[in-house]
Molecule: small-subunit ribosomal RNA
Organism: uncultured rumen bacterium
RNA sequence: AGAGUUUGAUCCUGGCUCAGGAUGAACGCUAGCUACAGGCUUAACACAUGCAAGUCGAGGGGCAGCAUGGCGGUGCUCCGGCACCGUUGAUGGCGACCGGCGGAUGGGUGAGUAACGCGUAUCCAACCUGCCCCUGUCCCGGGGACAGCCCUUAGAAAUGAGGAUUAACCCCCGAUGCUGUGGUAUUGCCGCAUGGCAAGUCCACGAAAUGUGUGAAGGACAGGGAUGGGGAUGCGUUCCAUUAGGCUGCAGGCGGGGUAACGGCCCACCUGGCCUUCGAUGGAUAGGGGUUCUGAGAGGAAGGUCCCCCACACUGGAACUGAGACACGGUCCAGACUCCUACGGGAGGCAGCAGUGAGGAAUAUUGGUCAAUGGGCGUAAGCCUGAACCAGCCAAGUAGCGUGCGGGAUGAAGGCCCUACGGGUUGUAAACCGCUUUUGCGCGCGGAUAAAGAGGGGGACUUGUCCCCCGUUGCAGGUAGCGCGCGAAUAAGGACCGGCUAAUUCCGUGCCAGCAGCCGCGGUAAUACGGAAGGUCCGGGCGUUAUCCGGAUUUAUUGGGUUUAAAGGGAGCGCAGGCGGGCUGUCAAGUCAGCCGUUAAACGGCCCGGCUCAACCGGGUCAUGCGGUUGAAACUGGCGGUCUUGGGUUCACAAGAGGCACGCGGAACUCGUGGUGUAGCGGUGAAAUGCAUAGAUAUCACGAAGAACCCCGAUUGCGAAGGCAGCGUGCCGGGGUGUUACCGACGCUCAUGCUCGAAGGCGCGGGUAUCAAACAGGAUUAGAUACCCUGGUAGUCCGCGCAGUAAACGAUGGAUGCCCGCGGUGCGGCCGUUUAGGUUACGCCGCCAAGCGAAAGCGUUAAGCAUCCCACCUGGGGAGUACGCCGGCAACGGUGAAACUCAAAGGAAUUGACGGGGGCCCGCACAAGCGGAGGAACAUGUGGUUUAAUUCGAUGAUACGCGAGGAACCUUACCCGGGCUUGAAAUGCGCAGGACGGCGGGGAGAGACCCCCGCCCCACUUCGGUGCCUGCGUGUAGGUGCUGCAUGGUUGUCGUCAGCUCGUGCCGUGAGGUGUCGGCUCAAGUGCCACAACGAGCGCAACCCCUGUCCCCAGUUGCCGUCGGGUGAUGCCGGGCACUCUGUGGACACUGCCGCCGCAAGGCGUGAGGAAGGUGGGGAUGACGUCAAAUCAGCACGGCCCUUACGUCCGGGGCGACACACGUGUUACAAUGGGGGGCACAGCAAGCUGGAUGGCGGCGACGCCGUCCGAAUCCUGAAAUCCCCUCCCAGUUCGGAUAGGAGUCUGCAACCCGACUCCUUGAAGCUGGAUUCGCUAGUAAUCGCGCAUCAGCCAUGGCGCGGUGAAUACGUUCCCGGGCCUUGUACACACCGCCCGUCAAGCCAUGAAAGCCGGGGGCGCCUGAAGUCCGUUGCCGCGAGGCGCGGCCUGGGGCGAUACUGGUGAUUGGGGCUAAGUCGUAACAAGGUA
Repeated sequence: AGAGUUUGAUCCUGGCUCAGGAUGAACGCUAGCUACAGGCUUAACACAUGCAAGUCGAGGGGCAGCAUGGCGGUGCUCCGGCACCGUUGAUGGCGACCGGCGGAUGGGUGAGUAACGCGUAUCCAACCUGCCCCUGUCCCGGGGACAGCCCUUAGAAAUGAGGAUUAACCCCCGAUGCUGUGGUAUUGCCGCAUGGCAAGUCCACGAAAUGUGUGAAGGACAGGGAUGGGGAUGCGUUCCAUUAGGCUGCAGGCGGGGUAACGGCCCACCUGGCCUUCGAUGGAUAGGGGUUCUGAGAGGAAGGUCCCCCACACUGGAACUGAGACACGGUCCAGACUCCUACGGGAGGCAGCAGUGAGGAAUAUUGGUCAAUGGGCGUAAGCCUGAACCAGCCAAGUAGCGUGCGGGAUGAAGGCCCUACGGGUUGUAAACCGCUUUUGCGCGCGGAUAAAGAGGGGGACUUGUCCCCCGUUGCAGGUAGCGCGCGAAUAAGGACCGGCUAAUUCCGUGCCAGCAGCCGCGGUAAUACGGAAGGUCCGGGCGUUAUCCGGAUUUAUUGGGUUUAAAGGGAGCGCAGGCGGGCUGUCAAGUCAGCCGUUAAACGGCCCGGCUCAACCGGGUCAUGCGGUUGAAACUGGCGGUCUUGGGUUCACAAGAGGCACGCGGAACUCGUGGUGUAGCGGUGAAAUGCAUAGAUAUCACGAAGAACCCCGAUUGCGAAGGCAGCGUGCCGGGGUGUUACCGACGCUCAUGCUCGAAGGCGCGGGUAUCAAACAGGAUUAGAUACCCUGGUAGUCCGCGCAGUAAACGAUGGAUGCCCGCGGUGCGGCCGUUUAGGUUACGCCGCCAAGCGAAAGCGUUAAGCAUCCCACCUGGGGAGUACGCCGGCAACGGUGAAACUCAAAGGAAUUGACGGGGGCCCGCACAAGCGGAGGAACAUGUGGUUUAAUUCGAUGAUACGCGAGGAACCUUACCCGGGCUUGAAAUGCGCAGGACGGCGGGGAGAGACCCCCGCCCCACUUCGGUGCCUGCGUGUAGGUGCUGCAUGGUUGUCGUCAGCUCGUGCCGUGAGGUGUCGGCUCAAGUGCCACAACGAGCGCAACCCCUGUCCCCAGUUGCCGUCGGGUGAUGCCGGGCACUCUGUGGACACUGCCGCCGCAAGGCGUGAGGAAGGUGGGGAUGACGUCAAAUCAGCACGGCCCUUACGUCCGGGGCGACACACGUGUUACAAUGGGGGGCACAGCAAGCUGGAUGGCGGCGACGCCGUCCGAAUCCUGAAAUCCCCUCCCAGUUCGGAUAGGAGUCUGCAACCCGACUCCUUGAAGCUGGAUUCGCUAGUAAUCGCGCAUCAGCCAUGGCGCGGUGAAUACGUUCCCGGGCCUUGUACACACCGCCCGUCAAGCCAUGAAAGCCGGGGGCGCCUGAAGUCCGUUGCCGCGAGGCGCGGCCUGGGGCGAUACUGGUGAUUGGGGCUAAGUCGUAACAAGGUA
């Protein structure tokens, strides 16, 4: 310090989430020791039991118990005495009692409290203060009572009642009395207003206590100090305005009461004020601070332990005592609860320490000691002290230590875990060797904390301090610590390993089980689930959960924003408020500086020190704030003076759809009347509704009415905005320019407020021509409550009133100043040569520099640089909704949430894709043509169905005569049946045997196989054996079983489309762009020109092959012109290589030439030349990529699965089934034809298990015989065509399916299931619906020939070859596909996209609701305890005083009405969420009506 997450990618905005730290924590797993600190956050719920506040005999009367002494008695005796009983307060002491001091501290808790409660600073001239200290003075005389004890008595008890007697430091009376208190004459001084201080005259009032061991200790009055408290004030102190008004002792005054003291604190009277938008009142929540956590800080959050303050003590009220309380372990009353009871009455208050129950996720021992520290009492010893100090329990925190250290590689074994099977890993880890001993166990030593102090004795002086001596005091604890011995001995886990985030593999699972902080994992290869191995992090802990801060500049003071992301109020005026021009004087509030006080301690930072270190502890020092004081005067501010530039006023001029009122005008629409006129008009994509022969539409004339103002007109003008348009007049407002004079900061902004405010809407009254919600009809449509059409009412217009919202937009608040320019335009001024132009001011508009901005863009009219003021924003949805309040006649408006839910929602720009967007261009894409398919029969493939099986795959284009270029067996993968299990085939090792095996035969329909019988019988050798084969055993096998969505390879398609990219540079924050765009051109990203690009690569083209022309060379098997020979005939032969041809090499074509056009590239031309002309024709060649396209069954291969079977062998069957449906074909439907006869001309290619000639036989398929050819030699002969004959338009001499019969051939075998031949049979079909396919030239069409596979063949298929040989293309509007540019986009799985609403289903939270049930508060009335106060004629007392009675007030109780608030509620409203429901298609493209 950041990171993840919105997108295909990018930048931005923005939320969510994570990494850090922290905790009084809890939970899970685990756990050796020590030190220090911590431990009911919940029920201020209820509490059994014990303890937590007593002490003083040096205040007192006394004597219950204990001890001692005296006296008496009894018993025993060793005669010293001992024991027991009684008595005696004589002594030590002391229960209870009187009295004093203390129980107001200490300790607990945080309920209440939003307050002078707390914090801080100040004040009290308005106050008190026990114990302590200082000063001064004093302590005289007298009296009395009540406890206790004793007697009587009530009661269960608690607790009383009556009588008698009694002491005091108890109570009372009197005396004395100061500077005291109150009053009062006078004087001085002081202050801060009332006033205070001092001196002083007179009057009145007010004290005391004793006690003792020599002085001890006490008592009273007065003053002072210290300490503690009380009161007042400034400032600070949570949230809600959906709480806006509140208050009646309420605000003030006079007088009184009360208090320690001020005060409406209380009371009588008078006045009517007081608080409040600078937030009163109300509601909710909460003890406050020092501090703690976090943070760079500013802040934010918290207030447990420790310290200070406050409040409380079962709940509420009250006073008493006292220096102090309205009192935690006191009193009284009331209430609730618990307990005791003899039922009559009583007792109690753990929020003290332990402990119990309950609540809860959760928080400890009914421990020890007063040794230390501190407190109370006491002269003191001492007593008391659950304060405190210690110990116990708890990983609940922080810190420290340990669980060993060194060596040790055959990198052991084992585990496994992985593996490419070689190995790797665990891992120097272990074993083993050496060493150490913290800790542990055992033994021993051990008084640090503790020594002061108390006490006793002595000394010194400054008489309350110091010094010396003696001497006592430890709970923890025989603890810490130290030493010795033993021995690696006693001690490691938790979480995590997809990214963030450090650490990875295997197995299992198969959208299951599960994980998850966010993004997200899991649907058969999961680094994300579970286990394992390994690794990473931390370590006596590790994780999880909860909460806080941080990261979050995500509330922004530091330190944010508002054109489009959330966000400028619709506009103006303007009070309060905020801010404010030049010069000058003054004040010193802000500001700055010095000093002073305070900011408790603890805490924190720094330094030093003590526990072995550290945590911990001690010492020193520092720190914002507040207040005071002295000074400074620049800036802000107050006050005064002055100025003119901001602002305003006056004068002149010009402009304007600025506003209001009145009047006037023409055109058009509609309507009325009349004329002319006749059959339609109108309307639409097309129609219909509608109007019209009762005369429409059209046209002419006249008339009526209402509304709006053509042209001018604009990129114009005016206005604050909304908005404003015929012409004229009147009234009114604003702005501008110029200039004279005046005022002299009078200014800017503006919460609340007031005013204006389009359209639509509402009320009342008018008006109504047009247009037109609603409504009606007609169309469209699957529907059409719409779009279109015909009508049509509110409304549209006017007056008055309401309403108050808009995409009220420049989506841009107002004001002021500053900052380069260019151009256009409106209205003025000035200069000018009055044209042009220049300049100045105010407006409107366009383009740009800088700058700004996420970008788009803005850019002197800022979205730039600054200042001031106002408004507004803080993730999306829920929702501008609900509730409440305000406004409104209503409609509705303003204000304006939450629960719940999501991990995004967004802005701008980029690349694609897409569009029923645009432009340009191409393609048998359409069009123009030719021939087909779709109808028939058959062939073939597919679907479906069937079946024991009909094996499998291919499925829009890009599956379907496809894999298959050959299914009768085989193939074969399928089915049935029968066999084998190292297996049909390959291979390693071991053992055994020997050749293996062959031939023949039997059983069975057949075969593998099994059994039996018979005959024959190995090779090499170094003589060990080896090879080979068989059998057995074993390691391998085998699988057309699954996954093409794990893969390689190969292939289809877009597409032979012209594209796809890179390097460097440049532009952009970036994705990315540029290049590759533009113009021209091309078949082409082909080329040229231009250009922030310059080059390059993969594609295109060319290079390659075939073909077309020519040439050179070569010349057999080819050829034969010339020469010769020969035949029935033939290059048949000799010969030759000219020609053809074959083969090799080469030439040719390049827009090269000409003309025209063009910058060029290039285009054009019945151009020349040429065999060929603009890539001559054809082929091979397929860029980056797309379709998770196809193939695990061609092959290969990862993983999974089967192993007497999912392997393998055999027989038979099936792949050939058949109601149907589709694709691809063949043959036809005929005369451009069929049949018969005759005649002519190819090329490719293959061939010995082959191809065939010839001869013979057969009608023929074919057979037999002979022969040729391993091939330019043989095969070798094409058919259509052409000629002749026939048929004469018919289901035919068309067509040949189907069927019968007879055969041929292949093959082990043609039944399922072959082809061919002959004879016979002679089906459908007469040109094919919607629709659809191919083809642009040697092409289509048509004709035959060859080849692969192959025994044969279901081939009409596939791949080739040649023969004959057309038609048409105007053109690019449309359909399909494609390319480039551009535009829009809410798409990116990319339009087969995205996405909206109702309905239906489930779940969740929430609003309303007749009511029902609570809660706190206020108000009124009734009653009224205790208690203070007041009154009092009765009673008691010597008195002081008390009792009784009455009154006021009040806690509580009761009644009543009211507002607020919460829960629940039949039903009801919408909302949110939820893989695959229904209906439609609203939005995103012109989204098909923007």